[in-house]
Background: RNAcentral holds the sequence, with entries from ENA. Predicted 3D model of a 1420-nucleotide RNA (small-subunit ribosomal RNA) from an uncultured bacterium.
RNA sequence: GCAAUCCUGGUGGCGAGUGGCGAACGGGUGAGUAAUAUAUCGGAACAUACCUCGUAGUGGGGGAUAACGAAUCGAAAGAUUCGCUAAUACUGCAUACGAUCUGAGGAUGAAAGCGGGGGAUCGCAAGACCUCGUGCUAUGAGAAUGGCCGAUAUCUGAUUAGCUAGUUGGCGGGGUAAAAGCCCACCAAGGCGACGAUCAGUAGCUGGUUUGAGAGAACGACCAGCCACACUGGAACUGAGACACGGUCCAGACUCCUACGGGAGGCAGCAGUGGGGAAUUUUGGACAAUGGGGGCAACCCUGAUCCAGCAAUGCCGCGUGAGUGAAGAAGGCCUUCGGGUUGUAAAGCUCUUUUGUCAGGGAAGAAACGGUGAAGGCUAAUAUCCUUUGCUAAUGACGGUACCUGAAGAAUAAGCACCGGCUAACUACGUGCCAGCAGCCGCGGUAAUACGUAGGGUGCAAGCGUUAAUCGGAAUUACUGGGCGUAAAGCGUGCGCAGGCGGUUAUAUAAGUCAGAUGUGAAAUCCCCGGGCUCAACCUGGGAACUGCAUUUGAGACUGUAUGGCUAGAGUGUGUCAGAGGGGGGUAGAAUUCCACGUGUAGCAGUGAAAUGCGUAGAGAUGUGGAGGAAUACCGAUGGCGAAGGCAGCCCCCUGGGAUAACACUGACGCUCAUGCACGAAAGCGUGGGGAGCAAACAGGAUUAGAUACCCUGGUAGUCCACGCCCUAAACGAUGUCAACUGGUUGUUGGAAGAGAAAUCUUUCAGUAACGAAGCUAACGCGUGAAGUUGACCGCCUGGGGAGUACGGCCGCAAGGUUGAAACUCAAAGGAAUUGACGGGGGCCCGCACAAGCGGUGGAUGAUGUGGAUUAAUUCGAUGCAACGCGAAGAACCUUACCUGCUCUUGACAUGCCAGGAACCUUGGAGAGAUUUGAGGGUGCCCGAAAGGGAAUCUGGACACCGGUGCUGCAUGGCUGUCGUCAGCUCGUGUCGUGAGAUGUUGGGUUAAGUCCCGCAACGAGCGCAACCCUUAUCAUUAGUUGCUACGCAAGGGCACUCUAAUGAGACUGCCGGUGACAAACCGGAGGAAGGUGGGGAUGACGUCAAGUCAUCAUGGCCCUUAUGACCAGGGCUACACACGUGCUACAAUGGGUGGUACAGAGGGAAGCGAUACCGCGAGGUGGAGCAAAUCCCAGAAAGCCAUCCGUAGUCCGGAUCGGAGUCUGCAACUCGACUCCGUGAAGUCGGAAUCGUUAGUAAUCGCGAAUCAGCAUGUCGCGGUGAAUACGUUCCCGGGCCUUGUACACACCGCCCGUCACACCAUGGGAGUUUGUUGCACCAGAAGCAGGUAGUCUAACCGCAAGGAGGGCGCUUGCCACGGUGUGGCCGAUGACUGGGGUGAAGUCGUAACAAGGUAACC
Repeated sequence: GCAAUCCUGGUGGCGAGUGGCGAACGGGUGAGUAAUAUAUCGGAACAUACCUCGUAGUGGGGGAUAACGAAUCGAAAGAUUCGCUAAUACUGCAUACGAUCUGAGGAUGAAAGCGGGGGAUCGCAAGACCUCGUGCUAUGAGAAUGGCCGAUAUCUGAUUAGCUAGUUGGCGGGGUAAAAGCCCACCAAGGCGACGAUCAGUAGCUGGUUUGAGAGAACGACCAGCCACACUGGAACUGAGACACGGUCCAGACUCCUACGGGAGGCAGCAGUGGGGAAUUUUGGACAAUGGGGGCAACCCUGAUCCAGCAAUGCCGCGUGAGUGAAGAAGGCCUUCGGGUUGUAAAGCUCUUUUGUCAGGGAAGAAACGGUGAAGGCUAAUAUCCUUUGCUAAUGACGGUACCUGAAGAAUAAGCACCGGCUAACUACGUGCCAGCAGCCGCGGUAAUACGUAGGGUGCAAGCGUUAAUCGGAAUUACUGGGCGUAAAGCGUGCGCAGGCGGUUAUAUAAGUCAGAUGUGAAAUCCCCGGGCUCAACCUGGGAACUGCAUUUGAGACUGUAUGGCUAGAGUGUGUCAGAGGGGGGUAGAAUUCCACGUGUAGCAGUGAAAUGCGUAGAGAUGUGGAGGAAUACCGAUGGCGAAGGCAGCCCCCUGGGAUAACACUGACGCUCAUGCACGAAAGCGUGGGGAGCAAACAGGAUUAGAUACCCUGGUAGUCCACGCCCUAAACGAUGUCAACUGGUUGUUGGAAGAGAAAUCUUUCAGUAACGAAGCUAACGCGUGAAGUUGACCGCCUGGGGAGUACGGCCGCAAGGUUGAAACUCAAAGGAAUUGACGGGGGCCCGCACAAGCGGUGGAUGAUGUGGAUUAAUUCGAUGCAACGCGAAGAACCUUACCUGCUCUUGACAUGCCAGGAACCUUGGAGAGAUUUGAGGGUGCCCGAAAGGGAAUCUGGACACCGGUGCUGCAUGGCUGUCGUCAGCUCGUGUCGUGAGAUGUUGGGUUAAGUCCCGCAACGAGCGCAACCCUUAUCAUUAGUUGCUACGCAAGGGCACUCUAAUGAGACUGCCGGUGACAAACCGGAGGAAGGUGGGGAUGACGUCAAGUCAUCAUGGCCCUUAUGACCAGGGCUACACACGUGCUACAAUGGGUGGUACAGAGGGAAGCGAUACCGCGAGGUGGAGCAAAUCCCAGAAAGCCAUCCGUAGUCCGGAUCGGAGUCUGCAACUCGACUCCGUGAAGUCGGAAUCGUUAGUAAUCGCGAAUCAGCAUGUCGCGGUGAAUACGUUCCCGGGCCUUGUACACACCGCCCGUCACACCAUGGGAGUUUGUUGCACCAGAAGCAGGUAGUCUAACCGCAAGGAGGGCGCUUGCCACGGUGUGGCCGAUGACUGGGGUGAAGUCGUAACAAGGUAACC
């Protein structure tokens, strides 16, 4: 010198241990807790580590022990033995200002050091010594915190009413930091409770939050204060503080490890996982800030905290562009096809750039601590240390975040709900009571603003909507701020304790009350004024407020309290009065029934009618006598009395209450009344009597579909009495009691006063009725007797049903009463009034409605329509009156819509386009025909010079379309039927009523009439009635041809008559008499052709029946489109066991046949009516005069009348059916025409139940014509001829009108509606029991722990020389006690065979109880 080794000292890091402090804070959660809690306000007997300020100290010893070392056991956790060592760990001694105890003399009890600095002095040194800081000991005070006590407040249930033995208090001990039954011994018997104890259920409390005008109601997330808890239960230790979230011990459940012997654990800390659930985040960053703990400090720890992440969860702010832009683009949707809308929206043009993107810059939050100077303080000190101050380094999780600048660029950015009403916002399509919607009402069954989609719109908007929840609206629990006659609601009535309320006056007091002051009412929140983030949300400063509590001072009206007065409330005394007031006893007459006897004979009784019943064994009837029970006619009365229930012959006894009059007395003694007590109709129950009549049950007879009913005949309980229960009624005035006040009228009961001669009148008090002012009431109604206006107190109500039920309690002999829910279910239930409709309610009235007549239908044949059945089709429609001879005024083809078959597809028919041809006529073939295929003839009109074009028509082609007797009459128009030619239906203004509505329009009369008159809060008007219109009956005038004819016929004349057809007249209750209200009107009469709307017709109000018709026509929507369209042939609509409707002809003599003979009206006629004439038995034929018709024709009217035959019969009635022969129409008479002639000759002898028409030129009867139509008429529509009977009358049937009444009906009585049974579902009660939880009592048991005791055992410090002692540990034991166990009770719940009722369900079954007089008035 090096150093990789060893030793020693120092320093830093890491790490175990000893020791100190903290761990009792901070963080989480709300299980428990209804008071051991919380909130507010008070109190006295306490404690407090750290912190602040004082006072006095800090002297001197001792023995151990962890770590560590050595060893052992165990899988582990861990444990044991031996050995060494330190301290501010442990422990004595000394001292004691103050402290504690005290017998006041005294006694007792402490401590620890450590780190700096240093001038003298001493010491060999260490150091002594001095000083500073810090720590320690004792003690006092403070600050702040904690413990304890009291008052007040704090949810629900009474189907929880009694609870309590350490319970309440005392004395004495113990115990605690501290008061105290906190604990113990003894003594006493208390304490709490209807102002809700106890029990059960639920719940952390508060500041506050949400809502609300407030009062309240609901809630108690976040933030803040308090409490409680820390796997479940128990326990203590340590400590200043715990009976301790991340400590200990024990027991239990669970999880994990294990070598099976034993061990470990506690996220209601922050993240995170699993599970559960409709649902709730990252295993992030940092101690930078704020705060906490330790430390002298540096610093360390801190899932407290600060930040970031996730979630539109909430609040706030911002954006998704702005301006311009009409060709109102395209597209979408709708459409009346014109257009509208989306819509200035887009595009386009011109701008802007928040946000986003990119790029650049970039904070505040951080100044303490520290370092270094200065000053001051402590000090001997310029050391340290402390205080103040200057300068200053470092420190940022968030984060390259906020923010700023630049660039490009409209570029990166809109959804959700709703659109029927509430409620802002509408159309189309699809669907077709399906799918679906729905908060409530409700929507959907073929035109859905309600479902689904689309377009459009509305509202909100980075959200929107739904669900759940709270408050509000809700005066719907009503304190503010409701009600109780009938809607829910007055206890059946009284007495009355507690409670509530209480006349007048004086004094005192000060509890209530009012006022002031003081303290408190944490902060946050809310509110006001400011400030800070660009604004806001948010944060923050100040203020106000916190409506409360306490203390204190004052006031003295009012309430209370105390004392003393008063008389108006209340009461007592005296006189008078009324009364079915109550209890007991006695007694009377009438009647019913029964018994006995007499007279007497065949019925009586009963009913809608009967029967059962009684009676010849003598009923009923009648007379006499007797028995017995019950009830008291007349008087008797919206009269009386009573608290209510209730009370009735008369007399007696006992007794309650009331009214009135005048005075005297007491002096607020009063009112109401929860609990309580008493009374309380009828029925019912118990015991014993009684029993005439009546009469549940029961029996029989009727009625009836049935009749367990209504009616009848009997009849037992019961009804009556005594005693005892029951305790309910539509116990009603559906109206609680008391008091005061507020216009009247009339009647009546009881009293009093006055006037009058009396009758009577006036006034007043107390009752009881009727009507009514104000007022009240939803209305009805109430109205001094209030349901008016007020006061006091009690009871009761809060949608309907379930249900006055269940369970529980109480009462009862029972029946049952009282108290009294819930589940579930519905969107109503209810009141009063209105308009209708209806009634087996009432009143009035009308109509061929009945009645009185006449003639029919229903029986027969045939005709015709319908149903049914049939069919390929029998086309369709019409269906009570009001379909059925109806659409159809005429189906052989056609019609025709149906069926079968053959065909066509821009079509049988219309418009538009293109091409071609005029059209058209004649004539062949095929075919059932439609159709198809040929031949021939033919060229017009207008414009134009021509080419060509146009009109009309035909053919071909393509597409729009055409077409539909297809559906919906319940999408419609139009038309029609019906009530009904019934007399009604409405409006304006006014008035009344809250309103619906009423009035008018009702009432008294009258009419055919809402016709007219009178009256009237109505006055007017409209549609209806009537009239105007047509026709008919009379007359006049005018006009007369084809009409008429006094001119003898004709011609001619004439228009008087008939007639025709135009215009008028006439009839109006105008006149007279009577009735009536001096009216309207009615009755009778005159005159008149006609008389009271002369007869007939047309004319049909508002409306009803979803009446009828999509097949007359029109039409929305839907459907078909080589067919559901169109054409053609044939068939069908004509069929036929049957049933019904409507009409024909008959059944005969008022008739039939034959012969003769008379008189109409209204119509029709040209592809028509068709004469004379001739032919035919006839239908008809031949023929063709006349006539477009007052001229001609159809066209002979018939019944009638005059003769004659028939003689009551299936006929000389009747004519069906059938055979034959014909005629006519028509392309064509087979299915399927009409008529004629000859023959045939059915049913039918006047029609059951039932039912129709008709009141005068009508019924009945007789013929004629017309429409449709080629032909076809018993139908329909018209026409005339002959030509009656009856109507007392409105009781009844039917229909209608007006008024009134009831109603639970309003789809309106064909309405509504009840109960059993059957089926399904739901919730619930009972139920032998089974079972979970919770709780009481009794007993067993006893871990850990603490306290006491201590034989055993162990033992460092102190005392002692020692033996040993003091003290202590372990062990044992006693007491307390958790878990656990046994037994027996209470309560809540779950479940349970079976069972009870309840509710709800589609159109089930049986009846018809209620609503009308509901067919027996209903109800309690």